[in-house]
About this RNA:
This is a predicted structure of a 164-nucleotide RNA (Lysine riboswitch aptamer) from uncultured Eubacterium sp. Its Rfam family is "Lysine riboswitch aptamer". Gene Ontology term of the family: lysine biosynthetic process. NCBI's taxonomy places the organism under Bacteria, Bacillati, Eubacteriales, Eubacteriaceae, Eubacterium. Of the family's consensus pairs, 98% are formed in the model.

RNA sequence: GUAGAGGCUGCGGCAAUCAUCAGUAGCAUUUCGUAUGAGCUCCCGCUCAGGUGAUGAAAUGUAAAAGGGAAAGCCGCCGAAGCUGACCGGUUCGGGAGGACCGUAAUGCUGGGGCUCAGGUUAACAGCCUGAGAACUGUCAUCUUAUUCAAGAUGGAGUGCUAC
Repeated sequence: GUAGAGGCUGCGGCAAUCAUCAGUAGCAUUUCGUAUGAGCUCCCGCUCAGGUGAUGAAAUGUAAAAGGGAAAGCCGCCGAAGCUGACCGGUUCGGGAGGACCGUAAUGCUGGGGCUCAGGUUAACAGCCUGAGAACUGUCAUCUUAUUCAAGAUGGAGUGCUAC
């Protein structure tokens, strides 16, 4: 450098459809009420709405969407991939402080898939992510047994392992 293996629950991606989201958000009307409310949070501004009734509450009517999910199928693969997220840049009415999101991503962690528990995310006890635990599994190293070529024990990590 090339080609491979771990698994029947290997990893990731994909349009349509369906259910959920949800009779929720929003919108409209009526009633109560009576001065504030909105633009991510605070301060200062600016803009918009508001006694032709704001914020709020109740009732009625109408009524979504996104994200996430689904068996199968197809595609790319075996650091597949996942997490973390320095620095820099951008968005969020303007300035300051902060937050959130997006992009490129340094650095660091994880061999793998389940199960249980805890936490985070979420509408969700689904799914995803993180951590811990006891097992399983693959791989290598060391040791022990073995004419059964395999079994057992301990330990390590994918920048590994096998073949050329």